[in-house]
Predicted 3D model of a 350-nucleotide part of an RNA (small-subunit ribosomal RNA, central domain) from a metagenome. Its mean pLDDT, the model's own confidence on a scale to 100, is 90.
Context: one part of a larger RNA
């Protein structure tokens, strides 16, 4: 460079925001840079193809024509891209109303419940397990009642229900605060789509500093089990989970499906809103945006299966794939306290 891929064969970047680039609704109008056209000029020769020719033939030589797909200027044409002026509202954005949400950050409050401490009541066990023991208990355990401490999580509701860009988000109440939805069609008039590189965010574990530590629990000590048993199970128990500042920046970060628009039968459930009709009535019921499922029409698919929430038909843009191993390694380069991350090879070898 070009083909051909990317749910599950190799391949979607973890999520955004967003610079350059690229790609871009609809009317006109001007100029003509792409783009078409014509005319000159040049595009050495020689090759290379055609036609004739000459060495007995061919290689090889000789004439000829084309042909050299190219660029320069002029002159023409505007339909398509691009420029440039105007304009319009179907993309987009804003204005008004309206409701519905575990979406985010802050403060404070609440009960169950676990454990821990003091007190009463009571007396010989408990606790555990496939069975046992370690362990706790006559210094009164365990049950059981009453006070108090102190973390950490938030039972029902709770639903293929909601919100979030992903990661995520669940007790109650206030504060601050993003976002999408829907009615109105009132502004503005292409402002828009992706987006290399950049920046932001990003579960768990993990790392510094300080705190705070109930309950669970790597390491680790004990008891079992067994040929052993560095394990599964029992008794214990430190980092750790928790909070505050700060780093890591990684996943099976998954829907294993990149964003955005257009188009292409339907049935059903289920969340938000907004019209109609009818009612006592906010339920039912129709109808419409807009989420979220299930179950299929036509196509698609190796097949499973997808199917208006595409994996049908297209279009822009980006990202990644190229036989398995070696290997997400080495080696350098970035970044990081480390830990390690991120870029990413080759020898060999099947």
């Nucleotide at each position: 460079c070009u083909g051909g891929g990317c749910g599950u064969a190799a391949a979607g970047g973890g999520u955004g925001c967003g610079u350059a680039g690229g790609c871009g609704g609809u009317c006109g109008g001007c100029a003509a840079a792409g783009u078409c056209u014509g005319a000159u000029g040049u595009g050495a020769a020689a090759u290379c193809u055609c036609c004739g020719g000459g060495c007995u033939c061919a290689a090889c030589c000789c004439g000829g024509a084309a042909a050299c797909u190219g660029c320069a200027u002029c002159g023409g044409a505007u339909a398509c891209u691009g420029g440039u002026c105007g304009g319009c509202u179907a993309g987009a954005g804003g204005a008004u109303u309206g409701g519905a949400g575990g979406g985010g950050g802050g403060a404070g409050u609440g009960g169950a419940a676990u454990u821990c401490u003091c007190g009463g009541u009571g007396u010989a066990g408990c606790a555990g397990u496939g069975a046992a023991a370690u362990g706790c208990g006559u210094a009164g355990a365990u049950a059981u009642c009453g006070a108090g401490a102190g973390g950490a999580a938030c039972a029902c509701c709770a639903g293929u229900g909601g919100c979030g860009a992903a990661g995520g988000c669940g007790a109650c109440u206030c504060c601050c605060u993003g976002g999408a939805c829907a009615a109105u069609u009132c502004c503005u008039g292409a402002c828009g789509c992706u987006g290399a590189g950049g920046c932001a965010c990003g579960a768990a574990a993990g790392c510094u500093a300080g705190g705070g530590g109930a309950g669970c629990a790597a390491a680790c000590a004990g008891g079992a089990u067994u040929a052993g048993a560095u394990a599964c199970c029992c008794u214990g128990g430190u980092a750790g989970u928790c909070c505050u500042a700060g780093c890591c920046g990684u996943a099976a970060a998954u829907g294993g499906u990149g964003c955005a628009c257009g188009c292409u039968u339907g049935c059903u459930g289920u969340g938000g809103g907004c019209g109609g009709a009818a009612u006592c009535g906010a339920c039912c019921c129709c109808g419409u945006c807009c989420g979220u499922g299930g179950c299929g029409a036509a196509g698609c698919u190796a097949a499973c299966g997808c199917g208006u929430u595409a994996a049908g038909c297209g279009u822009g843009c980006c990202g990644c794939c190229u036989g398995g191993g070696a290997a997400g390694u080495a080696c350098g380069g970035u970044c990081g306290c480390a830990a390690g991350a991120u870029u990413a090879a080759a020898a060999c070898u099947c």